[in-house]
Molecule: transfer RNA
Organism: uncultured Clostridia bacterium
RNA sequence: GCCGCUGUGGUGGAAUAGGUAGACACCCGUGACUUAAAAUCACGUUCCUUUGGAGUACCGGUUCGAGUCCGGUCAGCGGCA
Numbered sequence: 001g002c003c004g005c006u007g008u009g010g011u012g013g014a015a016u017a018g019g020u021a022g023a024c025a026c027c028c029g030u031g032a033c034u035u036a037a038a039a040u041c042a043c044g045u046u047c048c049u050u051u052g053g054a055g056u057a058c059c060g061g062u063u064c065g066a067g068u069c070c071g072g073u074c075a076g077c078g079g080c081a
Stems, first nucleotide, its partner, number of pairs: 001080007010026003019064001028044005046054003057073005
């Protein structure tokens, strides 16, 4: 230099013929149980300055609608030279 794959909450990781983003697990919080704790069970948990707004690495494009399709950029991994 060329080619390919990957990038999603605090963490791992789903959602792939475009149609409610974050299933499931972990962590964390609250409560129950206990003399107290651990374990277990129940509920909640993307973020923020919360009547609302933002959000799938970043910037654009297509579309009524984009994590998903198209172009460019960045980063990581692999292959070729």